Large-subunit ribosomal RNA, domain IV from a compost metagenome, 341 nucleotides, folded computationally.
It matches the Rfam family "Bacterial large subunit ribosomal RNA".
The RNAcentral record of the full RNA draws on SILVA.
[in-house]
Context: one part of a larger RNA
RNA sequence: CCCUGGUUAAGGAACUCUGCAAAUUGGCCCCGUAACUUCGGGAGAAGGGGUCCCGCGUGUAGGGUUGGUCAUCCGACCUGCCCGAGGCGGGCACAGUAAACCGGCUCUAGCGACUGUUUACCACAAUCACAGCACUCUGCUAACCCGAAUAGGGGAUGUAUAGGGUGUGACACCUGCCCGGUGCUGGAAGGUCAACGGGAGGCGUGCAAGCGCCGAACUGAAGCCCCAGUGAACGGCGGCCGUAACUAUAACGGUCCUAAGGUAGCGAAAUUCCUUGUCAGGUAAGUUCUGACCUGCACGAAUGGUGUAACGACUGGAGCGCUGUCUCAACCAGGGACUCG
Numbered sequence: 001c002c003c004u005g006g007u008u009a010a011g012g013a014a015c016u017c018u019g020c021a022a023a024u025u026g027g028c029c030c031c032g033u034a035a036c037u038u039c040g041g042g043a044g045a046a047g048g049g050g051u052c053c054c055g056c057g058u059g060u061a062g063g064g065u066u067g068g069u070c071a072u073c074c075g076a077c078c079u080g081c082c083c084g085a086g087g088c089g090g091g092c093a094c095a096g097u098a099a100a101c102c103g104g105c106u107c108u109a110g111c112g113a114c115u116g117u118u119u120a121c122c123a124c125a126a127u128c129a130c131a132g133c134a135c136u137c138u139g140c141u142a143a144c145c146c147g148a149a150u151a152g153g154g155g156a157u158g159u160a161u162a163g164g165g166u167g168u169g170a171c172a173c174c175u176g177c178c179c180g181g182u183g184c185u186g187g188a189a190g191g192u193c194a195a196c197g198g199g200a201g202g203c204g205u206g207c208a209a210g211c212g213c214c215g216a217a218c219u220g221a222a223g224c225c226c227c228a229g230u231g232a233a234c235g236g237c238g239g240c241c242g243u244a245a246c247u248a249u250a251a252c253g254g255u256c257c258u259a260a261g262g263u264a265g266c267g268a269a270a271u272u273c274c275u276u277g278u279c280a281g282g283u284a285a286g287u288u289c290u291g292a293c294c295u296g297c298a299c300g301a302a303u304g305g306u307g308u309a310a311c312g313a314c315u316g317g318a319g320c321g322c323u324g325u326c327u328c329a330a331c332c333a334g335g336g337a338c339u340c341g
Stems, first nucleotide, its partner, number of pairs: 001336008010327002014325001019322001027051005036041001038170001052091005062083004067078004092096001104320007111312002116128001132168007144154003171307004176237003181234002183230005190225003197218001201214005238256005265299001266296001277293005
């Protein structure tokens, strides 16, 4: 010096990315417990008090029970065993859950409803899943999947209150506008469109019959074009200029473009570049945090929007308690390192 433990004056988070680590708390009994709430919770909330031994007492009051006696019933008594408060008086210690096992607590935000699940070996989360919601496919030899398969099997010895696919993700309140593009669905017209069919016409060869070849019109499916529908389908949801009797702002007007120009709600946000925005709160002092404002670089409604009790080894902020985290280090124990062997 390193590791693992132990103790520490005064201070008590000044440490640090962060109270990381450690300390505090701790069992049981009694008292007592707020906001909020889906009335279940929140709750062990928080915060207090008690806890050992002896006597009163053979372990009392009381409860349970074996056997027995009495009794019409309620029950009473005897007997043994088990459980067992509370009170009063006394005793000892620094200390009575005397060791060990054995919650620190509160306030406030974000995200995810919840229990669950995950990167075997750096990530346990806000990921995934989830009940619930919605769209869509599927009428049974179902759709769909496995399979080389018109085999076979799963689906299912199920039958639309069933099964498959996709998205969202409890619950509450909701979920606006755009169908121009892409996708999907529908559309006995029309356009285009392959082979087959068709054969006008032509070519080669041959004396010829013939043989061989090219081939227009016409006919010809799906698809595509075309016409519609469809957003809890993929997706999208504007610009410039002017205007009110202070100023400022613009309910209002003009104009251009678009398929339509972002509704409700939320908003410097897990999203805000400028930015430590501005104001307020908390601090002596706050790039973090909370509440507001709205100028949203670049929120926004099932790629869901906004809330939400409960829950979380999740992520921020604050406080109380407590401490060697620190000011600032010291000592002790054990094991290494080091020296010798």